This is a predicted structure of a 265-nucleotide part of an RNA (large-subunit ribosomal RNA, domain VI) from a metagenome. The RNAcentral record of the full RNA draws on SILVA.
Context: one part of a larger RNA
């Protein structure tokens, strides 16, 4: 921009894409078959491999400043206690959320259809024979459907429900313009949505921050007291500190606003 008024919501599915894999073991059954050795079809069940999708409860990885330890050096006058720097974490031990796999869950189901090679039935041409010429049955991981996803720009532009209304100016054209309606956009607070855009939520409010509580992480703060010559240890005390998680609470900020958007048929 189109889908012959402007919108919101829910849909149909023409069409397109994805998936489609495979192994071992057990039962049937040591049966059929076979002199024996060996050893099934058909049917039923179990466990895997790789691959794919999703997720983070578990097992782990990361987690750039969450906690702790520690070296050198500088600073806060000194002790103690802290802060800065050491190549974009000084080094080391851990680690929430998120992201992830090596972890967890699930998937490849069909006693549907039409077929290929092939196997048949009936059967002439050609008194026989012949699966084929008329007719008709079976038969593959392949084809169509079924399963998952997208999908009306499917210009063949579909369908359903609901909402808004037939103002004003110039004009007389299915015209141009203006302010509006339903509705939408910007702006604002945000998001397990995201490169930008888009998408989703938000004062009829827990949207973000703060605060309180808590899960969880680290691992026992400082100060003081006690023991020890001291290093240090113990007590106060599951301490102190803490990013993203959870719950609660309008304290702060989502304000104030601006713009677009029908008059058709």
């Nucleotide at each position: 921009c189109g889908c012959a008024g402007g919108a919101a919501u829910a849909u149909u599915g023409a069409g397109a894409g994805g998936a489609g894999u495979u192994c071992u073991c057990c039962c049937u059954a040591g049966u059929a078959c076979g002199a024996g050795a060996g050893g099934a079809c058909c049917g039923g069940g179990a466990g895997g491999a790789a691959c794919g999708c999703a997720c983070c409860u578990c097992u782990g990885g990361u987690g750039u400043a969450c906690c702790a330890g520690u070296u050198a050096u500088c600073g806060u006058g000194c002790c103690a206690a802290c802060g800065g720097u050491a190549a974009a974490c000084g080094c080391u031990g851990g680690g929430u959320a998120g992201c992830c796999a090596u972890g967890u869950g699930c998937g490849g189901a069909g006693a549907g259809g039409g077929u290929a090679a092939c196997c048949g039935c009936u059967g002439a041409a050609a008194g026989c024979a012949u699966c084929u010429a008329a007719g008709u049955g079976g038969g593959a991981a392949g084809c169509c459907c079924a399963c998952c996803u997208c999908a009306a720009g499917a210009u063949g532009a579909g369908u359903a429900u609901u909402c808004c209304c037939a103002u004003g100016g110039c004009a007389u054209a299915a015209g141009c313009c203006a302010g509006u309606a339903a509705g939408g956009u910007c702006a604002c607070g945000g998001g397990a949505a995201g490169a930008a855009c888009a998408c989703c939520c938000g004062u009829u409010g827990a949207u973000a921050g703060g605060c309180u509580c808590u899960a969880c992480g680290u691992g026992g703060a400082a100060g003081c007291g006690c023991a020890g010559u001291a290093a240090u240890g113990c007590g106060u005390g599951a301490a102190g500190c803490g990013g993203a998680g959870g719950a609660g609470u309008a304290c702060u900020a989502a304000u104030a606003g601006a713009c677009c958007g029908a008059g058709g048929g």